Molecule: c-di-GMP-I riboswitch aptamer
Organism: Priestia koreensis
RNA sequence: UUAAUAAUAGGGCAUACUUACUGAAAGGUAAGGACGCAAAGCUAUGGGUCUAAGGGUGAAAUUACUAGAUUUCACCUAUGAUUGCCAGGUUGCAGAU
Numbered sequence: 001u002u003a004a005u006a007a008u009a010g011g012g013c014a015u016a017c018u019u020a021c022u023g024a025a026a027g028g029u030a031a032g033g034a035c036g037c038a039a040a041g042c043u044a045u046g047g048g049u050c051u052a053a054g055g056g057u058g059a060a061a062u063u064a065c066u067a068g069a070u071u072u073c074a075c076c077u078a079u080g081a082u083u084g085c086c087a088g089g090u091u092g093c094a095g096a097u
Base pairs, nucleotide, nucleotide: 004097012037013036017032018031019030020029021028022027035084041090042089043088045087046086047085048082049081050080054077055076056075057074058073059072060071061070062069063068
């Protein structure tokens, strides 16, 4: 120096849930709160998962002039999220062997 890996010290983060704000939603932010976490620090790069505003397709209804428009429902779709789902990248505290 690299890899693997116990104990320990001082610290760190904060699940569910609650409240407020925000967002179409998923979710996010702040406060309270601790299930857990050695990267539960940072990064949406790959896969997974969640959501579907907008867009697309189909059906029905209304309107209308055969065009077209509007509404409702179903399905598809990430350009929205998630790093506390996994992997990759990157930084990093203590330290027996």